[in-house]
């Protein structure tokens, strides 16, 4: 330099154009003589960044930044 994948919650990750969703923790409460387990309730996102296309984008286009892996 070039080619390939990815980059959504505090982590793990789903989500193929029409209101961002799950475990996992986190805080409350219930249960127990205390903890742990269990249950039950709550919390939770500028979807990597800036354009672009469309009525509408996490989703398609385009540069660019992280991060792996391959060529040379």
């Nucleotide at each position: 330099u070039c080619c390939c994948c990815g980059g959504u919650a505090g982590c793990u990750u789903a989500g193929u154009g029409g209101u961002a969703g799950a475990g996992c923790g986190c805080u409350c409460g219930g249960u127990u003589g205390u903890u742990a387990a269990c249950c039950g309730a709550u919390u939770g996102g500028u979807c990597g960044u800036a354009g672009g296309u469309u009525u509408g984008a996490c989703u398609c286009c385009u540069a660019c930044c992280c991060a792996g892996g391959g060529a040379g």
Molecule: transfer RNA
Organism: Ceratopteris richardii